This is a predicted structure of a 476-nucleotide part of an RNA (small-subunit ribosomal RNA, 3' major domain) from an uncultured bacterium. RNAcentral holds the full RNA, with entries from ENA and SILVA.

Context: one part of a larger RNA
RNA sequence: UGACGGGGGCCCGCACAAGCGGAGGAACAUGUGGUUUAAUUCGAUGAUACGCGAGGAACCUUACCCGGGCUUGAAUUGCAGACUAAUGCGGCGGAGACGCCGCAGUCCUUCGGGAAGUCUGUGAAGGUGCUGCAUGGUUGUCGUCAGCUCGUGCCGUGAGGUGUCGGCUCAAGUGCCAUAACGAGCGCAACCCCUGUCUCCUGUUGCCAUCAGGUAAAGCUGGGCACACUGGAGAGACUGCCGCCGUAAGGUGCGAGGAAGGUGGGGAUGACGUCAAAUCAGCACGGCCCUUACGUCCGGGGCUACACACGUGUUACAAUGGCCGGUACAGAAGGAUGGUGCCCCGCAAGGUGCAUCGAACCUGAAAAACCGGUCCCAGUUCGGACUGGGGUCUGCAACCCGACCCCACGAAGCUGGAUUCGCUAGUAAUCGCGCAUCAGCCAUGACGCGGUGAAUACGUUCCCGGGCCUUGUACA
Numbered sequence: 001u002g003a004c005g006g007g008g009g010c011c012c013g014c015a016c017a018a019g020c021g022g023a024g025g026a027a028c029a030u031g032u033g034g035u036u037u038a039a040u041u042c043g044a045u046g047a048u049a050c051g052c053g054a055g056g057a058a059c060c061u062u063a064c065c066c067g068g069g070c071u072u073g074a075a076u077u078g079c080a081g082a083c084u085a086a087u088g089c090g091g092c093g094g095a096g097a098c099g100c101c102g103c104a105g106u107c108c109u110u111c112g113g114g115a116a117g118u119c120u121g122u123g124a125a126g127g128u129g130c131u132g133c134a135u136g137g138u139u140g141u142c143g144u145c146a147g148c149u150c151g152u153g154c155c156g157u158g159a160g161g162u163g164u165c166g167g168c169u170c171a172a173g174u175g176c177c178a179u180a181a182c183g184a185g186c187g188c189a190a191c192c193c194c195u196g197u198c199u200c201c202u203g204u205u206g207c208c209a210u211c212a213g214g215u216a217a218a219g220c221u222g223g224g225c226a227c228a229c230u231g232g233a234g235a236g237a238c239u240g241c242c243g244c245c246g247u248a249a250g251g252u253g254c255g256a257g258g259a260a261g262g263u264g265g266g267g268a269u270g271a272c273g274u275c276a277a278a279u280c281a282g283c284a285c286g287g288c289c290c291u292u293a294c295g296u297c298c299g300g301g302g303c304u305a306c307a308c309a310c311g312u313g314u315u316a317c318a319a320u321g322g323c324c325g326g327u328a329c330a331g332a333a334g335g336a337u338g339g340u341g342c343c344c345c346g347c348a349a350g351g352u353g354c355a356u357c358g359a360a361c362c363u364g365a366a367a368a369a370c371c372g373g374u375c376c377c378a379g380u381u382c383g384g385a386c387u388g389g390g391g392u393c394u395g396c397a398a399c400c401c402g403a404c405c406c407c408a409c410g411a412a413g414c415u416g417g418a419u420u421c422g423c424u425a426g427u428a429a430u431c432g433c434g435c436a437u438c439a440g441c442c443a444u445g446a447c448g449c450g451g452u453g454a455a456u457a458c459g460u461u462c463c464c465g466g467g468c469c470u471u472g473u474a475c476a
Stems, first nucleotide, its partner, number of pairs: 001476002003473003007470007015460002019423005026315008034306002042053002064301007076124009087104007107114002126290002129288003135284002137279003140275001142273001147186006153162003166177003192267004197235005203229001206225003211222003238261001241255001242253004317416001321375006334363002338357005344351002382413001387408007429452006
């Protein structure tokens, strides 16, 4: 100087407390450990691994296993030589890769050759092989915590200290005062984006107040750009005003005004560093290793196994509910091998035909809610696993191993031990909708969107994490 203390002081955080809803019990989904296996590819492992890399494992992917092939090689490229247009089609063997055979086709040319392809030789190849403890880059975490430093000066033999301490204040090393310090940098804040109010501009594909026409109804039509909205520009909030407290910074008020009040709400933004943290399998790269194989192609299998253990979720155990019928109201995003409407067929998944939209133009229904009916507390009209049968769709192909529909079957489960998680407001809880990946999909995941919409916070003694000052130390 740090680190540590079941030392002290001050302060903060869904840290506790106060509340609401979960997990831990059940079934299933998914990841992991373990076990098994020819292989169950590899990585991630307290917090900071475990619906994580993977935003799509039937083949492919694929890196693993078994078997069958190739060796300048699957891809790219230099040089030399030989041959042939390129290319397309067919036959045979084979699981295919591949091997063998045949047919069609005859490019440009200054006739030297050139372009393209095949073969041979050669130089580069190739490796998801090892090392993240050789590395770059990127990322997690402490932590959006308020800290981390520098120049000059001063103090100290020196390591170093001071500044950065103290008092008050703040979300904040935010500011004010004081001060051997005076200044400055990286952080904080602000500048950026979304959202909340108003004004101006813009009016089609959007809108409809006024006028006219029109309908079973409808901005449907003429017309209009008021309003809503679209998307550009601006205004607005600064403790600015008032009262009280304070030297000041600032604090406080069911004060005013205002759509909004003291950082309005949300996002992006992550200082010096810590964990030899993670990643050589995203990529790049040093070294080492393989070179008729640790490279590469193909068929099949595996990554989907299953006595078990754990994490994360979904669905429930019901009446604030289940089922049936009726009837409203979104936002954000996407759409041409695509989205969707209508007629017909089918109980349905879906199928045929026609039409519309490259989209403010076309594009379903939001669901919970509300109204009516039924069930009457039961392992049930709760719950839906599992299983049998029949089908639909995608795809070369659903056996291992897809999703969906219909009929039947109806398991466990009656609110969950010790323990443990999230959340302070449009939040929790609850309800549906969309996108990426994608032929299809094991999505209950991930990322977004809106609808309905709470309870509680006395307080900081205690648990956890953190900041500042101080004290002790057998630690560095």